Large-subunit ribosomal RNA, domain IV from Longispora fulva, 355 nucleotides, folded computationally. Lineage of the source: Bacteria > Bacillati > Actinomycetota > Micromonosporales > Longispora.
Context: one part of a larger RNA
RNA sequence: CUGUGGUUAAGGAACUCGGCAAAUUACCCCCGUAACUUCGGGAGAAGGGGGGCCGGAGACGUGAUCCCACUUGCUGGGGGAGCGUUGUAUGGCCGCAGAGACCAGGGGGAAGCGACUGUUUACUAAAAACACAGGUCCGUGCGAAGUCGUAAGACGAUGUAUACGGACUGACGCCUGCCCGGUGCUGGAACGUUAAGGGGACCGGUUAAUCCUUCGGGGUGAAGCUGAGAACUUAAGCGCCAGUAAACGGCGGUGGUAACUAUAACCAUCCUAAGGUAGCGAAAUUCCUUGUCGGGUAAGUUCCGACCUGCACGAAUGGCGUAACGACUUCCCCACUGUCUCAACCACAGGCCCG
Numbered sequence: 001c002u003g004u005g006g007u008u009a010a011g012g013a014a015c016u017c018g019g020c021a022a023a024u025u026a027c028c029c030c031c032g033u034a035a036c037u038u039c040g041g042g043a044g045a046a047g048g049g050g051g052g053c054c055g056g057a058g059a060c061g062u063g064a065u066c067c068c069a070c071u072u073g074c075u076g077g078g079g080g081a082g083c084g085u086u087g088u089a090u091g092g093c094c095g096c097a098g099a100g101a102c103c104a105g106g107g108g109g110a111a112g113c114g115a116c117u118g119u120u121u122a123c124u125a126a127a128a129a130c131a132c133a134g135g136u137c138c139g140u141g142c143g144a145a146g147u148c149g150u151a152a153g154a155c156g157a158u159g160u161a162u163a164c165g166g167a168c169u170g171a172c173g174c175c176u177g178c179c180c181g182g183u184g185c186u187g188g189a190a191c192g193u194u195a196a197g198g199g200g201a202c203c204g205g206u207u208a209a210u211c212c213u214u215c216g217g218g219g220u221g222a223a224g225c226u227g228a229g230a231a232c233u234u235a236a237g238c239g240c241c242a243g244u245a246a247a248c249g250g251c252g253g254u255g256g257u258a259a260c261u262a263u264a265a266c267c268a269u270c271c272u273a274a275g276g277u278a279g280c281g282a283a284a285u286u287c288c289u290u291g292u293c294g295g296g297u298a299a300g301u302u303c304c305g306a307c308c309u310g311c312a313c314g315a316a317u318g319g320c321g322u323a324a325c326g327a328c329u330u331c332c333c334c335a336c337u338g339u340c341u342c343a344a345c346c347a348c349a350g351g352c353c354c355g
Stems, first nucleotide, its partner, number of pairs: 001350008010341002014339001019336001027051005036041001038171001052093003058086005066078004070073001094098001106334007113326002118130002134169007146155003172321004177251003182248002184244005191239003197233002203227004209220004252270005279313001280310001291307005
């Protein structure tokens, strides 16, 4: 000097991003226990008192000797010694200290998120992430849909729509508004478009034959083989027409107007598929911003309650509440403390220096 333990005057979070770490609390019995609440909880709420040893009235259990009765029995009744357990009141004893060591909850208030118990990044993340019961939608009629496999076959399921598969949401309470123009899905089949295939009009290639010839060759060209190929025919799909948002998604602008001012219930106008309803709102969302007001502090960029000017909340990519729960996050208070003012000492271990 470092580490691990221990103690500390006065103060008591002034430390610090933050009470991190440490300290406090801790067991049993008794008293007592709030808001809120889904009436179960909250709750060991909180907050108090007692606790050793000896004696101890009493209570409880067992119940001898003895006594009485007769139906003489492993009978019934009375009685209460002794022993055991507990032991309030009360009395006494000892210590600094009686749950004497070890072991062994700190508590309360408010807010956010997630209902909850669970699960997770084996080796930097345990959470507000995942899951969840519940809700909704879609598919599936059984050789089911779906999944694995080339297939046979298997799972689904020795199940049968109160079942199974998929998607989203996420207890519970109150609710879940408008838009189907785009994309998707479902349905429709009149018309348009559309593949291979069918179809073969028309046009070629080859040459037996035939004609002409300067004898080199040239013209025409059946059948067969073969190339290309129009009209016409032809499905789903797409176009088209509807439906569908707890499908993917979306949910405006400008100008003016009221007996001070301000504001605009109101009016006008443009655009749109429709222009954001209820609820909430400087929020895990607010840039300006430490918004403004109130509360708490002597002093508060955080926190709580409001306001609404929502840069850029908003209704199952769920909205808003919510008792209980949380090694979650934030703020405040009490208790407590070497976290600190400000450091000191002790023990042990290691380092370092000297021998």

The coordinates come from a structure-prediction model, not an experiment, and the mean pLDDT is 86. It matches the Rfam family "Bacterial large subunit ribosomal RNA". Gene Ontology terms of the family: structural constituent of ribosome and ribosome.